This is a predicted structure of a 75-nucleotide RNA (c-di-GMP-I riboswitch aptamer) from Rubrobacter sp. It was read from a public genome assembly, where an Rfam model found it. Model confidence (mean pLDDT): 89 of 100.
RNA sequence: CAACGACAAAGGCAAACCCGUCGCGAGGCGGGGACGCAAAGCUACGGGCCUCUCGGAGGCCGCCGGGUUACCGAA
Numbered sequence: 001c002a003a004c005g006a007c008a009a010a011g012g013c014a015a016a017c018c019c020g021u022c023g024c025g026a027g028g029c030g031g032g033g034a035c036g037c038a039a040a041g042c043u044a045c046g047g048g049c050c051u052c053u054c055g056g057a058g059g060c061c062g063c064c065g066g067g068u069u070a071c072c073g074a075a
Base pairs, nucleotide, nucleotide: 004073005072012037013036017032018031019030020029021028022027035062041068042067043066045065046064047063048060049059050058051057052056
């Protein structure tokens, strides 16, 4: 440096559900809450799913893949 990921250490994120709020909606944001996660950080680039007022405009990265950045260090 590249892989890899332990009943390791330190820390991190937060599904369902509830409350508030924004949106026609899919959903977003904030708070509570933890099912899980080694990229469950970021990115709608490919596939996929979803919404609407459907020649169009949107949503989901915690569905898979790609791109990109990153903590720790046993085998």
The source organism's lineage runs through Bacteria, Rubrobacteria, Rubrobacterales, Rubrobacteraceae and Rubrobacter. Its Rfam family is "c-di-GMP-I riboswitch aptamer". Its family is annotated with cyclic-di-GMP binding in the Gene Ontology.